[in-house]
């Protein structure tokens, strides 16, 4: 420098052009002598900027960051 993937919740991750789900943590109850486990409920996310569209987490461009691979130098 080329070319392909990827970004969602504190962690792992699923999906979808029209209210983003789940498992784990986390918080409160329930339960237990106590802690563990259990149950029940609550918090908390679409990487950033532009564009298309009535509507974009989602398609397009740019850009970041991280990972594959190719070419270049030493």
């Nucleotide at each position: 420098g080329c070319g392909g993937g990827a970004u969602u919740a504190g962690u792992u991750u699923a999906a979808u052009g029209g209210c983003a789900g789940a498992a784990c943590u986390u918080c409160u109850g329930c339960u237990u002598c106590c802690c563990a486990a259990g149950c029940a409920g609550g918090u908390g996310g679409c990487g950033c900027g532009a564009g298309u569209u009535c509507g974009a987490u989602u398609c397009u461009c740019g850009c970041a960051u991280c990972c594959c691979g190719c070419a270049c130098c030493a």
Molecule: transfer RNA
Organism: Candidatus Adlerbacteria bacterium RIFCSPHIGHO2_01_FULL_54_23